[in-house]
């Protein structure tokens, strides 16, 4: 230095302003957010994880998973223009943002331990 082993901590943000209405942060103008790893710095490229589904007593296993282009020129995830897209379930009235499962659950990050190479 790279790899095991045990342990401990960390680990998802977001409707301001206005309209219609009895009633919407749900609808309409408008705003505002962006989990982790790679890759040359990414919400939309590759892959993971959350959710959702089926299996199953459980522990798990095994599917399913949005969405971009243009330009600037060595290149583009960066500047610059101009799109887009977000689980289930509840709601006086439809939700990426409210509340709810979640004081949950987690890709992994960071420290310690200590093996043997």
């Nucleotide at each position: 230095a790279a790899u095991g082993u045990u342990c401990u901590u960390c680990g998802g943000g977001g409707c301001a302003g206005g309209g219609u209405g009895a009633a919407a942060u749900u609808c309409c103008c408008g705003a505002c957010c962006g989990g982790c790893g790679g890759u040359a710095a990414a919400g939309u490229c590759c892959g993971c994880g959350a959710c959702c589904c089926a299996c199953g007593c459980a522990a798990g296993u095994g599917g399913u998973u949005g969405a971009a282009u243009c330009c600037u020129a060595a290149u583009u995830a960066a500047a610059g223009g101009u799109a887009c897209c977000g689980a289930u379930a509840g709601u006086u009235a439809g939700a990426g943002u409210c509340u709810a499962g979640a004081u949950g659950g987690g890709a992994g990050a960071a420290g310690a331990u200590u093996a043997a190479u």